[in-house]
Context: one part of a larger RNA
């Protein structure tokens, strides 16, 4: 390379938008680039294959045919691909109506709790553990009552509930704002899918500048434990955790499962919406969208997956190709740095 693969064996990019490219719905019609058919020319000879023949045979040699899978010119065909035109509505989008939601950003407000401060009551302990000690306390602690300060997080509701592309999002109110869903069928008329580059977003930790700092808590200190204890346990405690702006760009960024479309038994929950039946709320039947469980065919090495597929097919992208060396070295590039991205080989088993 041809292949075979990617839930767990190596392998799905963290996620989206999107350029080039690849692929792409129904009908009619033109062209004829691809495609198919015919003709002509060419495709040197030798070689090669088949048949026949010549050296007594063979090797060898000669003749004929094939082959030379191709290219060019020309004449046609028009199903499919392509391309031009006309048209359609089911794909896609717009409009209208309606409800759901921790979707995002900004501002404001609230109560509980921890800590600290002030004052009152009150007296000898408190705290902590397996047991202790360090620690706090007669300069009045712990406990309790009242008042105040400040920061961070929002009990119950709460639910394999909801929303978001992913990361993620949870007190209440207001403003601005994105998306999805259902119903309708007025409008556009294939406007679609995927997506190398590129751009944007991207937990936590970390970094820069300036704030903030209640609780928690790397580092650090002390007390224990222990043979030791640079730990687990305890008492403290600084960065950090919080805010604003700017970087970083990584995670078991996981469903370890790329995106899109179509098809393929059922059963049972739950969230949002619609229709029908019913006298009516409910209940019941049914449709769409999401989210779970069970399960048949089928798939799978097995485990398991099973309409939210890991089933049956198609399109596009990404990635894998024995273990170690190694996500290392070198180079390039990005970054303030930490480091990230790209990414070998020798050698060895």
């Nucleotide at each position: 390379c041809u292949g075979g693969g990617u839930g767990u064996a190596a392998a799905g990019g963290g996620u989206g938008c999107g350029u080039a490219g690849g692929c792409g719905g129904g009908a009619c019609u033109g062209c004829a680039a691809g495609u198919c058919a015919g003709a002509u020319g060419u495709g040197a000879a030798a070689u090669c294959u088949c048949u026949c023949g010549g050296c007594u045979u063979a090797a060898c040699c000669g003749a004929g045919a094939g082959c030379g899978u191709g290219c060019a010119u020309u004449u046609g065909a028009a199903a499919c691909u392509g391309u031009g035109g006309u048209u359609c509505u089911u794909g896609a989008g717009u409009g209208a109506u309606g409800g759901a939601g921790a979707g995002g950003c900004a501002g404001g407000c609230g109560g509980a709790a921890u800590u600290c401060c002030u004052a009152g009551u009150g007296u000898a302990g408190c705290g902590g553990u397996g047991a202790a000690a360090u620690g706090c306390g007669u300069a009045g602690a712990u406990a309790u009552u009242a008042g105040g300060a400040g920061g961070a997080a929002c009990a119950c509701c709460a639910g394999u509930g909801g929303c978001g592309a992913a990361g993620g999002c949870g007190g209440c109110c207001u403003g601005c704002u994105g998306g999805a869903c259902a119903u309708u069928a007025a409008c556009u008329g294939a406007c679609g899918c995927u997506g190398a580059a590129g751009c944007a977003c991207g937990a936590a930790a970390g970094c820069g500048u300036g704030g903030g700092g209640a609780g928690c808590a790397a580092a650090c200190a002390g007390g224990a434990u222990u043979a030791g204890a640079u730990a687990c346990c305890c008492u403290g405690g600084u960065a950090g955790u919080c805010c604003a702006c700017g970087c970083c760009g990584u995670a078991a960024a996981c469903g370890a499962u790329g995106a899109a479309u179509a098809c393929u038994a059922g059963g049972u929950g739950u969230a949002g919406g619609g229709g029908g039946a019913c006298u009516a709320a409910c209940c019941c039947c049914u449709c769409c969208u999401g989210u779970g469980c069970c399960g048949g065919a089928g798939u799978u090495a097995a485990c398991a997956c099973a309409a939210u597929a890991a089933g049956u097919a198609u399109u596009c992208c990404a990635c894998c190709u024995g273990g170690g060396g190694a996500g290392u070295a070198c180079g390039a590039u990005c970054g303030c740095a930490a480091g990230g991205u790209u990414g070998a080989a020798a050698c060895u088993c």
Background: Small-subunit ribosomal RNA, central domain from a metagenome, 349 nucleotides, folded computationally. Its Rfam family is "Bacterial small subunit ribosomal RNA". Rfam links the family to the GO terms ribosome and structural constituent of ribosome.